[in-house]
Context: one part of a larger RNA
Formats: sequence, structure tokens, C1' cells
RNA sequence: UUCGUGGCUAAGGAACUAGGCAAAAUAGUCCUGUAACUUCGGGAGAAGGGACGCCUCCCUCGAGAGAGGAGGCCACAGUAACCAGGCCCAGGCGACUGUUUAUCAAAAACACAUGGCUGUGCGAAUUAGUUAAUAAGAAGUAUACAGCCUGACACCUGCCCGGUGCUGGAAGGUUAAGGGGGGAUGUUAUUCGUAAGGAGAAGCAUUGAACUGAAGCCCCAGUAAACGGCGGCCGUAACUAUAACGGUCCUAAGGUAGCGAAAUUCCUUGUCGGGUAAGUUCCGACCUGCACGAAUGGUGCAACGAUCUGGGCACUGUCUCAGCCACGACCUCG
Repeated sequence: UUCGUGGCUAAGGAACUAGGCAAAAUAGUCCUGUAACUUCGGGAGAAGGGACGCCUCCCUCGAGAGAGGAGGCCACAGUAACCAGGCCCAGGCGACUGUUUAUCAAAAACACAUGGCUGUGCGAAUUAGUUAAUAAGAAGUAUACAGCCUGACACCUGCCCGGUGCUGGAAGGUUAAGGGGGGAUGUUAUUCGUAAGGAGAAGCAUUGAACUGAAGCCCCAGUAAACGGCGGCCGUAACUAUAACGGUCCUAAGGUAGCGAAAUUCCUUGUCGGGUAAGUUCCGACCUGCACGAAUGGUGCAACGAUCUGGGCACUGUCUCAGCCACGACCUCG
């Protein structure tokens, strides 16, 4: 020199940096004062401002603790040895308290109250454990239990049942084992015989058509808070542009409300406005949505958050730009 821990620093004060990471700052008690917004509870310790020592034991109040007043003393400075909120503005996500990757992730993930759909009518419910005995559910009974999705609250939740699934239906088609047995093949006689490597009854053996035959599938309905899906081209208004309007093709139906360059936007640092001297981020709009969209929930939303993003005040060795100090390590010697 370096590393670790701690302390101080002129002037400036985030110029550092992916990012104020780290550090600094704030901090107690009393009085005062306190906005938008809001689910009227909150927000709120909002923010902001002021005061604070010691002594006398003189006065007032009080049961007391103490409170108030008066006088005096010191100081540039009177909460503070330790301990001991930084704050504000705007946006995203998730309502909230909670839970989680023991040992890189605490979150926007999980859960949650709420809402919905489905199953289940009870000596053996549906569901679920076991080879079984047994046993959870439950010493419960549809305001219950189980499965799935959604995720407070407010306003809402559009169209499609063609495909897949589920539920119901049973006329017809298809259809297993089983039943059935038309026939076929083999064999064959003191048989026939044209004498052959021929024919051939009964019996036996093998095979086996029609017909019959359940569920399922085909089929017919229902069902989307079931899995899911929710178009294209062309023309048209007396400037231009655009197209309320028309035509045509296809579809099960062609995306409604709301939102929209978004945790979703490729082109893209879209364009306009705001903030800055300067802004790929941020906020407000626009809509040309590559490729938002309604419980795979849509849009809002007070409160909450060691959440994510942008801005500001305060503050600082983060930096301009580095210096000094303490202790320890490293290092050297023993």
C1' cells in the first nucleotide's frame, strides 16, 4: 500500500451509480397545527411551527403526585450517556393481517374473507386411506361435506354449444362373449363303379353363414363463473380526409361495456402535452390493440406493503478528490 471495523473533514451537495447502494440526517415530552382523498373508521405522529436547564421554596391551585406564577444564576447552544420516526408528490401490482423456496428469490407468488359452478339424501352420503380387518368424513346430515375456479369493497360480468368434455335421451345404425347352426372340408362300407390318383350314405372330426346379442360409439338434445372461441375483401358524403351507410365471402359466433405503446406495443426513444438547461425511464392524453377484454374475471378504489417505478425536500466522503486518525488483520522478526 491493501483488507476489516470505527471517527473527522474546507468548498460544493447525488455532479457517484443500473439504482442515493452505503453513509448522513430525523428521533423524546408538552403545546400548537394539520391537505387531497376516503369504505367516514381513516389519512395523521400527516406536513409545518414553538417550548424544554439549574437554584430559591416566596405566592396561587391541588388530598397527593404535581401544575401555574414570581425572583435569582450560568450558557454561543439547556430532551438526549445509552436508547430514540426522515418526510412529501405521482404511478404499477396485490385489497388487507398472514404464508413461502431451512442453505442465492419474501414477491406482483401462496393463502384469505367474498362470489360461483359441480357432486352427494346417509345402517354402506359424495370424496378419500388400506390386500384386508378397519377407518377419515362425522359422533356431522344440503345454512352439511367434498371437488374445481375466482379472490375485500364498488360498478359490472356481453355473443358463441360447431369442436372437446360433462349431463340427459333412446327410434335407428354399428357391435363382444354367449346362443345359433344353412353349409363346407376330411375320413369311410360285404357300398357304387365307366375300374381311377374315381364317386360316396350314416357316423365321427374340423370349420362355420344367416339370425339373436348389453354398454359404448354413431345419433338427438342440453350445458361456457365447463375446456375453449369471439373474421376478411370492396365501395361510398359538394375541398381533402374519414366513413354513420352499402355490397360480397366465410363462420358456431364474429370482441359488447370498460381499458389501451399497458408487468401486454414488434415497428418504437410511436405522436402530442408535462416535468429537466438537457428525460430510451416517469406522468397525462391519442388509438394505428404486431398480439387487451370481462370469475383463465374487466374497470376503478380508501387503507395497508422490509413490494416495483418516476420526481422533490432534508442530508451527507456516493462523488468533484482525496486527506487524516484509532483498533485489528495481512506482513516482518522471534